The RNA shown here (transfer RNA) has 75 nucleotides and comes from a Patescibacteria group bacterium.
RNA sequence: GGUCCUAUCGUCUAAUGGUUAGGACGGCGCCCUUUCAAGGCGUAAAUACGGGUUCGAUUCCCGUUGGGACCACCA
Numbered sequence: 001g002g003u004c005c006u007a008u009c010g011u012c013u014a015a016u017g018g019u020u021a022g023g024a025c026g027g028c029g030c031c032c033u034u035u036c037a038a039g040g041c042g043u044a045a046a047u048a049c050g051g052g053u054u055c056g057a058u059u060c061c062c063g064u065u066g067g068g069a070c071c072a073c074c075a
Base pairs, nucleotide, nucleotide: 001071002070003069004068005067006066007065010025011024012023013022018055027043028042029041030040031039048064049063050062051061052060
């Protein structure tokens, strides 16, 4: 350099183009307990960035950036 894959809460992971973007762990609050842990209830938190297509984009297309795989080249 070429081809391909990939990017969602703090972490991991779902989501036929129409969802209030879901779940687990973790965080926070309350309950329980003499206290802690466990347990129960609740709560906050996310679509890498910029365009395009579409009535509608996490999803499709293009580009950028980050990560990864393979191939090639060179002083």
Rfam family: tRNA. Rfam links the family to the GO term triplet codon-amino acid adaptor activity. Rfam classes the family as a transfer RNA. The RNAcentral record of the sequence draws on ENA.